[in-house]
Context: one part of a larger RNA
């Protein structure tokens, strides 16, 4: 820009894309077959490999602004307590998120037309012949089924809902001017969305982010004081103190402000 008014939401599916896998075991059955040795077809079920997708409840990983321990040093005048540097100093754990080696699911069944092949009926050619007319079966392949995208499918589809007037001036002209609908955008607060656009949530009629509170969860028993011990240290106060991304609550802070969009539609 188009989709013959303007919007919001939900859809159909023309068309396109991806996938398409392999093995083992059990039953059938030690059956058919075979002198024996051996040992099936068909059909039914289970498991595993490989590949793919999604997810983080479990098992783990990571987690450089979480907690604790600790070495050497510097600083805080000293002690105590802290801060900082040394690969994040080293070490032990670890929330959210992201993850696989973790979990779940799928690569299925059934259908249609066929290939090689196997047939039925059957002439030319009194026979024979799967073929010449006609009919049937038959593959991991083809088309569909299932999954994903999808109406710029210009053949532009469908459904539901929403919206479309006032005022002023007028030389009364099919005049001039000003506002405005549903809704949308810029902008702003942000995001389990993201290279930028885009997408999603919210913008005071508000829980969008931060702060704060509570909780969850992590660490693992803070400082100070008291008690015991000569002391190192231990115990009590006290599952303490401290905490990131989590959940809920709460308008304290910040979501200011601006624009587009119209007249019932060839």
């Nucleotide at each position: 820009c188009g989709u013959a008014g303007g919007a919001a939401g939900a859809u159909u599916g023309a068309g396109g894309g991806g996938c398409g896998u392999c093995a083992u075991c059990u039953c059938c059955a030690g059956u058919a077959c075979g002198a024996g040795a051996g040992g099936a077809c068909c059909g039914a079920g289970a498991u595993g490999g490989c590949u793919g997708a999604a997810c983080c409840g479990c098992u783990g990983g990571u987690g450089u602004g979480c907690c604790a321990g600790u070495u050497g040093g510097c600083c805080u005048g000293c002690c105590u307590g802290g801060g900082c540097c040394a690969c994040a100093g080293c070490u032990g754990g670890a929330u959210a998120g992201c993850u696989a080696u973790g979990u779940u699911c799928a690569g299925a069944a059934g259908g249609g037309a066929u290939a090689a092949g196997c047939g039925c009926u059957g002439a030319a050619g009194g026979c024979a012949u799967c073929u010449a007319a006609g009919c049937g079966c038959g593959a991991a392949g083809c088309c569909g089924c299932a999954c994903c995208c999808a109406a710029g499918a210009u053949g532009a589809g469908u459904c539901u809902u929403c919206c479309c007037a006032u005022c002023a001036c007028u030389u009364u002209g099919u005049g001039u001017g000003a506002u405005c609908a549903a809704g949308a955008u810029c902008c702003c607060a942000g995001g389990a969305a993201g290279a930028a656009g885009a997408c999603c949530u919210g913008g005071u009629c508000g829980a969008u982010a931060g702060a704060c509170g509570a909780c969850a969860c992590g660490u693992g028993g803070a400082c100070g004081c008291c008690u015991g011990g000569u002391a190192a240290c231990a115990g009590g106060u006290g599952g303490a103190g401290c905490g990131a991304a989590g959940u809920c609550g709460c308008c304290c802070u910040a979501a200011u402000g601006a624009u587009c969009g119209u007249a019932c539609g060839g």
Molecule: large-subunit ribosomal RNA, domain VI
Organism: Tengunoibacter tsumagoiensis